[in-house]
RNAcentral holds the sequence, with entries from ENA. Predicted 3D model of a 73-nucleotide RNA (transfer RNA) from an Elusimicrobiota bacterium. It matches the Rfam family "tRNA". Taxonomically the source falls in Elusimicrobiota (Bacteria, Pseudomonadati). The prediction has a mean pLDDT of 80.
C1' cells in the first nucleotide's frame, strides 16, 4: 500500500428485512444457614469505537476517521 470481518453492560455474547437496547456470567441487597458455599428474588450498570449523512424515527442503512484481526503483495 491493497482486500475482507468485527467493535453494544467489568467479561463472554444477542437484537433479521430501521419502531423505546437484552441475556448469561460478575458485582451489590434480600431470603435461607451456627458460619461458608450453593439455590431463590431482587437491585444498579450503557452517550451501541468516533464524526456526519439519510429518515418523521437508525445498533441496523451511507460516507470518512480510530482501533482490533485475517488475507494478499
Nucleotide at each position: 500500500g491493497c482486500c475482507g470481518a468485527c467493535g453494544u453492560a467489568g467479561c463472554u455474547c444477542a437484537a433479521u428485512u430501521g419502531g423505546u437496547a437484552g441475556a448469561g456470567c460478575a458485582a451489590c441487597g434480600g431470603u435461607u444457614u451456627u458460619g461458608u458455599a450453593a439455590a431463590c428474588c431482587g437491585u444498579a450498570g450503557g452517550u451501541u469505537g468516533u464524526c456526519g449523512g439519510u429518515u418523521c424515527g437508525a445498533u441496523c442503512c451511507c460516507g470518512a476517521c480510530c482501533g482490533u484481526c485475517g488475507g494478499c503483495u